RNA sequence: GAAGCGGGACGAACGAUCGCCGGCGGGGAAUAUCCCCGCGGGAGGAAAGUCCGAGCUCCACAGGGCAGAGUGCUGGGUAACACCCAGCGGGGGUGACCCCGGGAAAGUGCCACAGAAAGCAAACCGCCCCACACGGGGUAAGGGUGAAAGGGUGAGGUAAGAGCUCACCAGCUCCGGCGGCGACGCCGGAGGCUCGGUAAACCCCGCUUGGAGCAAGACCAAAUAGGGGGGUGCUUGAGGACGGCCCGUCUGAAGCCCCCGGGUAGGUCGCUGGAGUGUUCGGGUAACCGGAUGCCUAGAUGAAUGAUCGUUGUCCGGCCGGCGGGUGACCGCGGCGGGAAACAGAACUCGGCUUACAGGCUUCUUUCUCAG
Repeated sequence: GAAGCGGGACGAACGAUCGCCGGCGGGGAAUAUCCCCGCGGGAGGAAAGUCCGAGCUCCACAGGGCAGAGUGCUGGGUAACACCCAGCGGGGGUGACCCCGGGAAAGUGCCACAGAAAGCAAACCGCCCCACACGGGGUAAGGGUGAAAGGGUGAGGUAAGAGCUCACCAGCUCCGGCGGCGACGCCGGAGGCUCGGUAAACCCCGCUUGGAGCAAGACCAAAUAGGGGGGUGCUUGAGGACGGCCCGUCUGAAGCCCCCGGGUAGGUCGCUGGAGUGUUCGGGUAACCGGAUGCCUAGAUGAAUGAUCGUUGUCCGGCCGGCGGGUGACCGCGGCGGGAAACAGAACUCGGCUUACAGGCUUCUUUCUCAG
C1' cells in the first nucleotide's frame, strides 16, 4: 500500500418565525368549559417484525397420570429466556475468524434425476467357469451412473474374485487407568469385520410447561328503554286531551310519583422513575455482580412530537489558478458556485433476538506485496 476479519460508538449542530400535544403558574369570561399571557418538556438505534422471555392484571386450579406445546453438547450469568459469556466436539477458511450441536446400533417411512442396483443390497459393461451357440452359473477387484454404491494399502488365497485369511492404518462397540466440576481428552486392552443419509419425517429419551392479554383490569356515571321495591288510584275517577286558570266535555286503570340496582354513551385511573443509565472503585478470564457519586421531566387515543428560512459542519461533481509537495500523472490547502443526506414514527413497561439503514468515525486483528 492492497484485500479482508471481529467488535464499539454516532445517526448533523445552532438560531429565528409560525404551528401541534400535554404540564405548571397567572389573568379574564357566558365557569365540569372557553380565551389570553408566561415558563420549561415533547420519538429510535432500531420506536419496526410481534419471534422468544418477564413484570403487571383478570380468569381457572385437591392430588396423580396421559395428550398437546416448547426446548435440547458442558459449565456459568440473569427476574427469566430459545438470550449472553467461557469452554467441548464436528465442519469450512492460507489466516483473522465463521457455521453447526440429544438419539439414525429401538422401530416405521423417504432418498428426485441418472443408474443394472438406493438398503434383510444389486450383475449394465468387464473378468472367470460350463456350453458349438442360444444361454446358465460365479464374481463387488476394474469401468460407468449418482449428492451418496457397503473401509484403505499390501500380501496370501482363488477358475476369477471377495475381510475369505493375515499385517498395518482409520473408524465403531465394550472394558480398564489417568486428567478435567463437566461436555470431553489422553493411554492401554478385547471384540467382530465396517453396521449409508435424513429426526425443520413420524418417532424415542431427558427437562420445562394453566389460559388470556392494557381493547388486561378498576372506579364514576347521563338520556332512553328494560328489571326490583314502595306509594297513589278501581267508576265515590289516578292520570291524559281541549284550556292561561277554574268549571265543564271527552277518555278510563294502559298509568303516575319516589327509591334501589345492572348495563350503555361519556369520563377518570391503570400511564410512565425503572430488573433505568453515565463516571469511578472493587470482585470475576468473561457475561455479569456489588459499592460510591451524578443524571433522568413524551404519555397522545383517530392519535401531538411539524413546516419554512438563515448560518455552520459532512459527502460528491464542476470551475479558478492563489500557496505547498512531486521528474511526472497527480495530491494536499485555499477561493467561487452547485447538488446530496438513509432506514424509519412511541401507544402498559422492561430484557433479548431478527430484519432495514445514506454517510462517515474508532478499535482489535489476519493475509499478500513493496521499502528500510